Predicted 3D model of RNase P RNA and transfer RNA as a complex of 480 nucleotides. It holds a member of the Rfam family "Bacterial RNase P class A". The family's RNA type in Rfam is ribozyme. The prediction has a mean pLDDT of 77.
[in-house]
């Protein structure tokens, strides 16, 4: 060059001018105007009620200042939480969720370290990684045989009354091989599958087999040793092998209430709480059931208590946006690291028809191109955080392999 | 904004860890004197991508399409 792994950074910058949304101060107006004083009039009492009048909290409206204003994912809504609320005693069944160890965190299924297990020639990277000698299941096709045995070729010894050749004969048979038949032994070997019940040698055997014996793997036991733990070395004994699938029921250990800012809370406005239906009990609730419990309405005038079925509004204010599991910065301090702590400094979008933006001018990257010019990635808060995975431009720095020069 | 579903053939649907089926549609052929009925044969597919597994449409996880339901007052 070329081909990767890995960490880690940016989302152009600067100025002018108009623009939009929020916060804070200023000035202005012949706008509005709570309480509280007071004048006058009516009216059944020091009261009430109408129509002014002062005085200004605090409101609108113009006009200028100042200060802030999208993102690494603001996504997806996949985890975790923080905040509300649901009438919060509890318990059984069922549902979900996590699953090697130790540590961070507010917590998590997320992060670090590590164990142990796969892929990579490597730098790396990737694992929902408890239990299959609890119990139920599932394995098409091939194949003899798929879980606990089992025999399709094959090996091998045996049998007789068979059928063939051969020898020998006293012609009566007899003996050998060989085919095929019975019932048996074995599981080395072919030969199927994703998978075939330890491997290799020797001994053994009629033939073979953990049949024995070595060695090498595994697997239970048990002892030591190193680790905080996962686990890791190393001794000794055993029976000699007992497989795979739990992102399949399922067993074992831990864990979990529901909803969800359209949650919740107040004020205003409109209208019909009119109409039909359930029931003594109904609804509702820790939300799937079952018990128990607890809560609002009710119990013969049947309740806005629930449903149906319509009516009405598309409005304001708080939640909510200064103070927090907060954000930068640290040649500080624990800690391998995640991370803790100390210091230092800041206050950092806040709307709802939903702001965050335009155009010019100069600079920088980067790509097209002779130039001249053109382009410049994904994507836009919505109640608030911490994560994950998606989507995507470019910069950097450390490794790695491999070619090629010196 | 939240919360819940669905995806298989051109259309509407079932089915299951072991080569996915039906009807309607579409081509041919056959009947018919001709069309429609009917009766043979045939095309055509499990949204994408990874993982679990021997094997996945089907388990399980990300994407991606599409529906759906939820507003407040008394």
């Nucleotide at each position: 060059c070329g081909a990767g792994u890995c960490u880690c950074c940016c989302a152009g910058a600067u100025g002018a001018u108009c623009g939009c949304g929020g916060g804070c101060g200023a000035g202005g107006c012949a706008c509005c105007g709570a309480c509280g004083c007071u004048g006058c009039c009516g009216u059944u009492u020091u009261g009430c009620g109408g129509c002014g009048g002062c005085c200004c909290a605090g409101g609108g409206c113009c006009u200028g200042g100042u200060c802030c204003g999208a993102g690494g994912a603001a996504a997806g809504u996949c985890c975790g939480a923080a905040c509300u609320c649901c009438a919060c005693a509890g318990g059984g069944c069922a549902g979900g969720g996590u699953g090697c160890u130790g540590g961070g965190u507010a917590a998590u299924u997320c992060c670090c370290a590590g164990g142990g297990g796969g892929c990579g020639c490597g730098a790396g990277c990737c694992c929902a990684c408890g239990g299959a000698a609890a119990g139920u299941g599932c394995a098409a096709c091939a194949g003899a045989a798929a879980g606990c045995a089992a025999a399709c070729c094959g090996c091998c010894a045996g049998c007789g009354g068979g059928c063939g050749c051969g020898g020998c004969u006293u012609c009566g048979g007899c003996c050998g091989c060989g085919c095929a038949g019975c019932g048996g032994g074995c599981a080395a070997g072919g030969g199927u599958g994703a998978a075939a019940c330890g491997g290799u040698g020797c001994g053994g055997u009629a033939a073979g087999a953990g049949c024995g014996c070595a060695c090498c793997a595994g697997c239970g036991g048990u002892c030591c040793c190193g680790g905080u733990g996962a686990c890791g070395g190393g001794g000794c004994c055993g029976g000699c092998u007992u497989g795979g699938c739990a992102a399949a029921c399922c067993c074992c250990a831990c864990c979990c209430g529901g909803a969800g800012c359209a949650a919740g809370a107040c004020c205003g406005c409109a209208u019909a709480g009119a109409g039909g239906g359930g029931g003594a009990g109904c609804a509702g609730u820790g939300u799937g059931u079952c018990c128990c419990g607890c809560u609002g309405c009710g119990u013969u005038c049947g309740c806005a208590c629930c449903c149906c079925a319509g009516g009405g509004u598309c409005g304001g204010u708080c939640g909510c946006a200064u103070u927090g599991a907060g954000g930068c910065g640290u040649u500080c301090c624990g800690g391998c690291a995640a991370c803790g702590g100390g210091c230092g400094c800041c206050c950092c979008a806040g709307a709802c028809a939903a702001a965050u933006g335009a155009u010019c001018a100069u600079c920088a990257c980067g790509g097209u191109u002779c130039a001249c010019a053109c382009c410049g990635a994904c994507a836009g808060a919505a109640u608030u955080c911490g994560g994950c995975u998606u989507a995507c431009g470019g910069g950097a720095g450390a490794c790695u392999c491999g070619g090629u020069a010196u | 904004g939240c919360a819940g579903g669905a995806u298989u053939a051109g259309c509407u649907c079932g089915a299951a860890g072991g080569u996915c089926g039906a009807g309607c549609c579409c081509g041919c052929g056959g009947u018919c004197g001709a069309u429609a009925a009917c009766c043979g044969c045939g095309a055509g597919g499990c949204g994408u991508u990874g993982g679990u597994u021997c094997g996945a449409u089907u388990c399980c996880a990300a994407c991606a399409u599409c529906c759906u339901g939820c507003a407040c007052c008394a």